[in-house]
Molecule: transfer RNA
Organism: Candidatus Anderseniibacteriota bacterium
RNA sequence: GCCAACGUAGCUUAGUGGUAAAGCGCCCGCAUGGUAAGCGGAAGAGCGCGAGUUCGAUUCUCGCCGUUGGCU
Numbered sequence: 001g002c003c004a005a006c007g008u009a010g011c012u013u014a015g016u017g018g019u020a021a022a023g024c025g026c027c028c029g030c031a032u033g034g035u036a037a038g039c040g041g042a043a044g045a046g047c048g049c050g051a052g053u054u055c056g057a058u059u060c061u062c063g064c065c066g067u068u069g070g071c072u
Stems, first nucleotide, its partner, number of pairs: 001071007010024004018055001027041004048064005
């Protein structure tokens, strides 16, 4: 330099056109003599950035940025 995949909550992932779900973690409570495990509840992201298509975009298209892999 060229090609491909990926970028969603603190972390790991799901969701692939109709306003985003879960596990772990954090917080509160129950329970215990106490701690952990367990059980219940609450909070937390508008989806890397910009533009386009669409009635509507995390999802499709383009550019840029970043990560990873491959080729040279």